[in-house]
Context: one part of a larger RNA
RNA sequence: UGACGGGGGCCCGCACAAGCGGAGGAACAUGUGGUUUAAUUCGAUGAUACGCGAGGAACCUUACCCGGGCUCGAACGGCUAUAGGAUAAUAUAGAGAUAUAUUAGCCAGCAAUGGUUAUAGUCGAGGUGCUGCAUGGUUGUCGUCAGCUCGUGCCGUGAGGUGUCGGCUUAAGUGCCAUAACGAGCGCAACCCUUGUUGUUAGUUGCCAACGGAUAAAGCCGGGGACUCUAGCAAGACUGCCAGCGUAAGCUGCGAGGAAGGGGGGGAUGACGUCAAAUCAGCACGGCCCUUAUGUCCGGGGCGACACACGUGUUACAAUGGGAGGUACAGCGGGAUGCUACCUGGUGACAGGAUGCCAAUCUCGAAAGCCUUUCGUAGUUCGGAUUGGAGUCUGCAACUCGACUCCAUGAAGUUGGAUUCGCUAGUAAUCGCGCAUCAGCCAUGGCGCGGUGAAUACGUUCCCGGGCCUUGUACA
Numbered sequence: 001u002g003a004c005g006g007g008g009g010c011c012c013g014c015a016c017a018a019g020c021g022g023a024g025g026a027a028c029a030u031g032u033g034g035u036u037u038a039a040u041u042c043g044a045u046g047a048u049a050c051g052c053g054a055g056g057a058a059c060c061u062u063a064c065c066c067g068g069g070c071u072c073g074a075a076c077g078g079c080u081a082u083a084g085g086a087u088a089a090u091a092u093a094g095a096g097a098u099a100u101a102u103u104a105g106c107c108a109g110c111a112a113u114g115g116u117u118a119u120a121g122u123c124g125a126g127g128u129g130c131u132g133c134a135u136g137g138u139u140g141u142c143g144u145c146a147g148c149u150c151g152u153g154c155c156g157u158g159a160g161g162u163g164u165c166g167g168c169u170u171a172a173g174u175g176c177c178a179u180a181a182c183g184a185g186c187g188c189a190a191c192c193c194u195u196g197u198u199g200u201u202a203g204u205u206g207c208c209a210a211c212g213g214a215u216a217a218a219g220c221c222g223g224g225g226a227c228u229c230u231a232g233c234a235a236g237a238c239u240g241c242c243a244g245c246g247u248a249a250g251c252u253g254c255g256a257g258g259a260a261g262g263g264g265g266g267g268a269u270g271a272c273g274u275c276a277a278a279u280c281a282g283c284a285c286g287g288c289c290c291u292u293a294u295g296u297c298c299g300g301g302g303c304g305a306c307a308c309a310c311g312u313g314u315u316a317c318a319a320u321g322g323g324a325g326g327u328a329c330a331g332c333g334g335g336a337u338g339c340u341a342c343c344u345g346g347u348g349a350c351a352g353g354a355u356g357c358c359a360a361u362c363u364c365g366a367a368a369g370c371c372u373u374u375c376g377u378a379g380u381u382c383g384g385a386u387u388g389g390a391g392u393c394u395g396c397a398a399c400u401c402g403a404c405u406c407c408a409u410g411a412a413g414u415u416g417g418a419u420u421c422g423c424u425a426g427u428a429a430u431c432g433c434g435c436a437u438c439a440g441c442c443a444u445g446g447c448g449c450g451g452u453g454a455a456u457a458c459g460u461u462c463c464c465g466g467g468c469c470u471u472g473u474a475c476a
Stems, first nucleotide, its partner, number of pairs: 001476002003473003007470007015460002019423005026315008034306002042053002064301007076124007087104007105116004126290002129288003135284002137279003140275001142273001147186006153162003166177003192267004197235007207224002211222003238261001241255001242253004304442001317416001321375007333364003338357002342353004382413001387408007429452007
């Protein structure tokens, strides 16, 4: 100087407390461990691995296993030699890769015939082989915590200290005062995006108040720019004003005005560093290793196994509910190998027609909600696993191993031990919708969007993590 203390002081955080809803019990989905296996490819492992890489494993992917092939190679470059004129289809064998044959062209040659796009050699090639403890780049975490440093000066023999400490204040090393320090940098804040209010400009594909017209109905038509909206430019919030407290910074006020009040809400933004943290399997790259194989092609299998253990989720255990009928209201977005109105068939998944839209024009589109009715506390009209049968769709192909539909079947489960997680407001809870990947889909995952919409916070004694000062030290 740090680190540490079941030392001390001050302060903060859904850290505790106060509340609401979960996990831990059940079934299933998914990831991991283990076990099994020819293979169950590899990586990630306290917090910071475990719905993670994977934002799509039937083949492909694919790296793994078995079997069958190839060896300058499936792809690429250089050099040397030869050549440089000219390619398609079919059949057979095979699991295919591939091999062989035939046909029709074409080229060379007078013709017989030969050839048809490269061949041979060589240097590179290739490797999801090893090392993340050789590395770049990128990322997680402490932590959006308030810290981390420098120049000059001063103090100390020196390591170092001071500044950065003290008092008050702040979300903040944010400021103010004080001061052997005076200044500065990276962080904080602000500048950026979005949302909340208003004005103005502009009205098409959006809108429809006044006027007129038409219809079974509908902005449907003439028209209009008022309104909503769209999207450009402005305004607006600064403790600016008032009162109280305070030297000041600032704090308090169901004070004013205002759509908004003291950082308005949300996002992006992550200092010096820590963990030899993660990644050689995204990519790049040093070194090592393989080179008729650790490279490469193909068929099939596996990554989907299953006494078990754990994590993350979904669905439930019901009446604030389940079923039936009727009825209302979004936003973000997507659409040409696409989204499809409408019609017909089918109980249905869907199929067959048909029309519009490269989209503010056409299209995909809510559920909870509300109204009526039924069930009457039961393993049930709860719950839907599992299994049988029949189908639909995608795709060369759904056996291993897809999703969906219909009929039948109807398991566990009656609110979950110790323990443990999230959340402070348009939040939690709850309800559906969209997108990426994608032929299809194992999506209950991920990322977004809107609808309905709470409870509680006395407080900082305690648990956990962190910041500043101080003290002790058998630690560095």

Annotation: This is a predicted structure of a 476-nucleotide part of an RNA (small-subunit ribosomal RNA, 3' major domain) from an uncultured Bacteroidales bacterium. The prediction has a mean pLDDT of 80. The RNAcentral record of the full RNA draws on Greengenes.